[in-house]
RNA sequence: AGAGUUUGAUCCUGGCUCAGAUUGAACGCUGGCGGCACGCUUAACACAUGCAAGUCGAACGGCAGCGGGGGAAAGCUUGCUUUCCUGCCGGCGAGUGGCGGACGGGUGAGUAAGGCGUAGGAAUCUAUCCUGAAGAGGAGGAUAACCCGAGGAAACUCGGACUAAUACUGCAUAAAUUUCAUUAUUUAGGUGAAACAAAGGGAGGGGAUUUUAUUUAUAAAACCUUUUGCUUUGGGUUGAGCCUACGCUGGAUUAGCUAGUUGGUGAGGUAAUUGCUCACCAAGGCGACGAUCCAUAGCUGGUUUGAGAGGACGACCAGCCACACUGGGACUGAGACACGGCCCAGACUCCUACGGGAGGCAGCAGUGGGGAAUCUUGGACAAUGGGGGCAACCCUGAUCCAGCGAUGCCGCGUGUGUGGAGAAGGCCUUAGGGUUGUAAAGCACUUUCAGUGAGGAAGAAGAUUAACUUAUGAAUAAUGAGAUAUGAAGACGUUACUCACAGAAGAAGUACCGGCAAACUCUGUGCCAGCAGCCGCGGUAAUACAGAGGGUACGAGCGUUAAUCGGAUUGACUGGGCGUAAAGGGCACGUAGGCGGAUAUAUAAGUUAGAUGUGAAAUAGUUGGGCUUAACCUGAUUGCUGCAUUUAAGACUGUAUAUCUAGAGUUUGAUAGAGGAGAGAGGAAUUUCCGGUGUAGCGGUGAAAUGCGUAGAUAUCGGAAGGAACACCAGUGGCGAAGGCGACUCUCUGGAUUAAAACUGGCGUUGAGGUGCGAAAGCGUGGGGAGCGAACAGGAUUAGAUACCCUGGUAGUCCACGCCGUAAACGAUGAGAACUAGCUGUUGGCCCUGCACCUUUUAGGUGCAGGGCGAGUGGCGAAGCUAACGCGUUAAGUUCUCCGCCUGGGGACUACGACCGCAAGGUUAAAACUCAAAGGAAUUGACGGGGGCCCGCACAAGCGGUGGAGCAUGUGGUUUAAUUCGAUGCAACGCGAAGAACCUUACCUACCCUUGACAUCCUGCGAACGCUGUAGAGAUAUGGCGGUGCCUGAAAGGGAGCACAGAGACAGGUGCUGCAUGGCUGUCGUCAGCUCGUGUUGUGAAAUGUUGGGUUAAGUCCCGUAACGAGCGCAACCCUUGUCCUUAUUUGCCAGCAUAUAAUGGUGGGAACUUUAAGGAGACUGCCGGUGAUAAGCCGGAGGAAGGUGGGGACGACGUCAAGUCAUCAUGGCCUUUAUGGGUAGGGCUACACACGUGCUACAAUGGGCAGUACAAAGGGAAGCGAACCCGCGAGGGGGAGCGGACCUUCCAAAGCUGUUCGUAGUCCGGAUUGAAGUCUGCAACUUGACUUCACGAAGUUGGAAUCGCUAGUAAUCGCGAAUCAGAAUGUCGCGGUGAAUACGUUCCCGGGCCUUGUACACACCGCCCGUCACACCAUGGAAGUGGGUUGUACCAGAAGUAGGUUGAAUAACCGCAAGGGGUUUGCUUACCACGGUAUGAUUCAUGACUGGGGUGAAGU
Repeated sequence: AGAGUUUGAUCCUGGCUCAGAUUGAACGCUGGCGGCACGCUUAACACAUGCAAGUCGAACGGCAGCGGGGGAAAGCUUGCUUUCCUGCCGGCGAGUGGCGGACGGGUGAGUAAGGCGUAGGAAUCUAUCCUGAAGAGGAGGAUAACCCGAGGAAACUCGGACUAAUACUGCAUAAAUUUCAUUAUUUAGGUGAAACAAAGGGAGGGGAUUUUAUUUAUAAAACCUUUUGCUUUGGGUUGAGCCUACGCUGGAUUAGCUAGUUGGUGAGGUAAUUGCUCACCAAGGCGACGAUCCAUAGCUGGUUUGAGAGGACGACCAGCCACACUGGGACUGAGACACGGCCCAGACUCCUACGGGAGGCAGCAGUGGGGAAUCUUGGACAAUGGGGGCAACCCUGAUCCAGCGAUGCCGCGUGUGUGGAGAAGGCCUUAGGGUUGUAAAGCACUUUCAGUGAGGAAGAAGAUUAACUUAUGAAUAAUGAGAUAUGAAGACGUUACUCACAGAAGAAGUACCGGCAAACUCUGUGCCAGCAGCCGCGGUAAUACAGAGGGUACGAGCGUUAAUCGGAUUGACUGGGCGUAAAGGGCACGUAGGCGGAUAUAUAAGUUAGAUGUGAAAUAGUUGGGCUUAACCUGAUUGCUGCAUUUAAGACUGUAUAUCUAGAGUUUGAUAGAGGAGAGAGGAAUUUCCGGUGUAGCGGUGAAAUGCGUAGAUAUCGGAAGGAACACCAGUGGCGAAGGCGACUCUCUGGAUUAAAACUGGCGUUGAGGUGCGAAAGCGUGGGGAGCGAACAGGAUUAGAUACCCUGGUAGUCCACGCCGUAAACGAUGAGAACUAGCUGUUGGCCCUGCACCUUUUAGGUGCAGGGCGAGUGGCGAAGCUAACGCGUUAAGUUCUCCGCCUGGGGACUACGACCGCAAGGUUAAAACUCAAAGGAAUUGACGGGGGCCCGCACAAGCGGUGGAGCAUGUGGUUUAAUUCGAUGCAACGCGAAGAACCUUACCUACCCUUGACAUCCUGCGAACGCUGUAGAGAUAUGGCGGUGCCUGAAAGGGAGCACAGAGACAGGUGCUGCAUGGCUGUCGUCAGCUCGUGUUGUGAAAUGUUGGGUUAAGUCCCGUAACGAGCGCAACCCUUGUCCUUAUUUGCCAGCAUAUAAUGGUGGGAACUUUAAGGAGACUGCCGGUGAUAAGCCGGAGGAAGGUGGGGACGACGUCAAGUCAUCAUGGCCUUUAUGGGUAGGGCUACACACGUGCUACAAUGGGCAGUACAAAGGGAAGCGAACCCGCGAGGGGGAGCGGACCUUCCAAAGCUGUUCGUAGUCCGGAUUGAAGUCUGCAACUUGACUUCACGAAGUUGGAAUCGCUAGUAAUCGCGAAUCAGAAUGUCGCGGUGAAUACGUUCCCGGGCCUUGUACACACCGCCCGUCACACCAUGGAAGUGGGUUGUACCAGAAGUAGGUUGAAUAACCGCAAGGGGUUUGCUUACCACGGUAUGAUUCAUGACUGGGGUGAAGU
């Protein structure tokens, strides 16, 4: 720091996803040790049990229990036991009293401000503690405990009698303090009055004197002294209360809230200020800078992430707050409205004798429950700290430790070195090997940690005690302080740590391996099972599933899930946008607000700098130190970006004052204009009505029909009525803010521009809310209504046609008034201001110049042309901008100010709520759910019932067919035991098959074989082989006879080849996959195209070249040109044919010469000709004319056998169709192996209601029959072609000359020509079918061959819709040959004979090429895609209602408590002689008030028959 994902590819916009860090985590697999941390995030749910706050005998009365002492009695082993008495001592249960239970510990429910944070403030209190001042006199009455009695189940309560205090109460004293009064003047004064204390207690010590008690020696007291405690008070410390400013979540689909409310005066109240409370007075206070309401939430230091700014969070630790079962309340106290206190109400739990009581783990453990999930009912007060105490000490679940948990962070280990025969095994393999892998084994070492044994720190400071010094003191008592010595006490703890011993010994997993993202193979599976964070994998060769081998990453952990930040500049302050991607409000005016021209002075709010205070500690950064290191702990320092106070500066902003004129505005003169409103009036046209003329149609359409018309239409002439709209002018012309505005005249009226002066003096700009305007349609009321015309009706079209077309036609369109308030209200571009090259139109104004004309002379006016200034409105363009398209002084450029708006697509211009509206509806405006895209611009293709140009037997013009018949042949279908398989639009169907009776043959049935019919290897044996018998359908099985070879060697033997037998490796497969493949082939298409290198253009895909102008059969050539060249195609080179030449001359030829015959190149000979077959020539737009651009070329002509590629062939670019072929062959994988292989016989491929393709023969007279007669080319021939001659009607038979061929043979070519017959008929046409008899091939013609003869003589009389071929030696027509082949062509491939017609032309059909255009297509139009309906699922709106929560208002009610009132009752201290009073307690009552209740609203959640739309889903419609 980025990456993946929209597309065929590209750039952009934009969302989704990933890589990082983190956690109080959980889950899965795994798990050796230690250190340091952390551990109910959920039910503030309910809690069994134990513990968590006591202590003081140096305050008190005391003595229940324990120990000691003393006394008495009894027992007796005379020093023990038992009993009793005694508070005398140590001490001490319960009680009175003091201090502490307001700290410590827990939790986060509530709380959006009575809170927290930061900075300030004044009107306060503060136990204990520190420090200072003063004091402590003298009295009194009770009460618990204890005892007695009573009630009660208990808890507990009541009565009587006794008693103490540092408990309680008066009195005295009063510096200070408080209140009041007065006085002075100044405020902290003076004076006076009143009021308010106490415990001289406790402890230690003392010994003169005094007192008391008695037994004269003790005890107690006074007294002295030390200490502690007490009272009043000043100051301090600490803690607490109160006030102010600023900051602290979301919602406006919450906009108004408030009566103690805001302020004042007075009173009350509080520790203290204050409406804190009350009475009266005033009517205020808060709020778009967000009040009120709703929802959510403890706040902070900080934690986490981030480069930072920010975002999210607020566990542990620390500060503050709040709470303690829920709600209310006060008491006590220095402090509470009190977690382990009290009272009341409520819910719940427990006890009960049913009368009544008890309780509160959000303390530590622990239990149940909830939950994905969070520990031991541990040890100790040794340390630190807290409470009490003089102290010893006691208490302390605070705390310190231990236990459990990989929950996190950190550290260590699970060995180290060597070891190549690269072992075995595993996996892979191209079978050679590779890999696991120095890994293991082996050899040599080490011993951390764990284990066993032994040793062994620190955490302990001090208290105490002893003597000494010093202070107080009369004191060598005592107490305090100081120093010296002494020295008990360790939960952890079997501690840390150290040493010894033994042995590699006890210690490795988890996730991943398609891309992102490091890491690859095999097997299994077969859109199944499964994976998946996103893209996406899986349908028989899965690096994506599962397993294995191997690898990668981290490592006592590793993954997954959840969550936060980051990446995300994806809410943009730093740091985004709005023409077309989401996004400019429809337009203007204007309020608040924001921003604002020039100069000077002042000020100092903003701003900048310095200083001071604060910003707790911890955390964080830097740098040291301590644990072996680290985590961790700790010292120092920095920082905490903030706030406040203060000092200074004076530029800029603000504020104040004064001035200015450049912004803005006003006045004057001109000018243009469909700017607006009202009134008047005009002509053309349509329609209707009236009248005339006139007659049969009109109208309408692609074509028609509905409609109108003989009751007189349409047409035409005249007249009248009425409504609406204003032709030409008319123009990217004008005006207006926008919507919008179009004949003419008048009236009223808004704005703009321009010219020149004067004036005002910032008056400006933008503009949330607000107000006004606002097309069309629509609504209301009243008019109007010619034309047009939703709805509606009819006619057509159509499969249908609720449409397009036609005939009618109502609202409406028009007017007046009032609503509505929306449009693709668009320049899809908010308003204002400044700046930044130009060129060229046009509208309005002004100025200058020139020309012309007019008039009223100076001079003015008008028109035209050119130039300039300023204002509009267009086109093109530099820079710049933009994703591109494009924009470009009228900016989408460069800047400033203000407003509006956007944040993935769908859901949704929707729901609910609110506001507006008569309604229709409008404005505002979500969520659940769902997808991984949706989108913009441009690119290349493809496509278009888009355009332009061009070509082709593509159409047209012609000739002949097919489609109808019969037959042949192929296919489909059907049938069958099998009818083997493949080919299926063109581009399958007389195709593979150039030839199925057996064979072929792959199919079926039956019978056989299993190393096999065939190949290689091994062993044994035998030559091979020939002749022949039996059984069987045959394969096969089983006999007989003959026979011994070749090479080497002396021989034995060995070798080659062949045959047989045996074992196993293997053979075999026309079995599957042509969608795993090679090769070959078809097709577009013999169409003219397809590309590349370099350069250039573009961000890029790409473009250019290859486009353009001509031309060609052609991307053929020429010209032009940011292109220049090149390649594969085209053409040419090749074959054949057409002319000529040269050479050659047999088997071919025969002109001339000769010769022979009945006749013939028959013969001699010839080499001229034809032919044959080798080599050459020839044709190139070369020549001429025209045309074209002086080109390429085209047209015409000459010459020539041939003329513009002469005709024909071979030759098929890049590619397309997953086209065809695994059955030609080859081949991966899969399958089969006594069978899916091999052999044999028979059958089938030849079936037959039917359908289609391709052909043959016909339907006849341009013909059929018969007779005669003429002329080819190209081929074939030895298991062959086969002559003459003979036989047969014929197929054919006999025969066997000649020929491996220019020699012989096939071989008579046929149509044609000549003659004759038939006479338009199912025929003398046609020949199917059938019968009989034959011939040939062949082992064999039944299934199932071809041919012959005789007889039979079907359909068919030129073929519907539709469709095919052909442009010249072609179509048509006629015969001949060949391959295959024993035989079997109407097929196929060749050959020649005869031999036409037509092409105006490119509108249309089909196919193709180039350019261009649109596109939401790219599997590319056989594309994409919309809505309803049906089915399933999901979330959601409405809904008669129903059930909860929260809350407002009004009223009822009123526990406990506090305050007020009140002699109803009771009553120790004080006063009073007493009566009584004062005070206190209690009762009653008033006020406030919790729970509760009634009524009526609001709001929110859940649910609801039915219902609305939405989303998703499979191949439905």
Model confidence (mean pLDDT): 84 of 100. Predicted 3D model of a 1517-nucleotide RNA (small-subunit ribosomal RNA) from a metagenome. Its Rfam family is "Bacterial small subunit ribosomal RNA". RNAcentral holds the sequence, with entries from SILVA.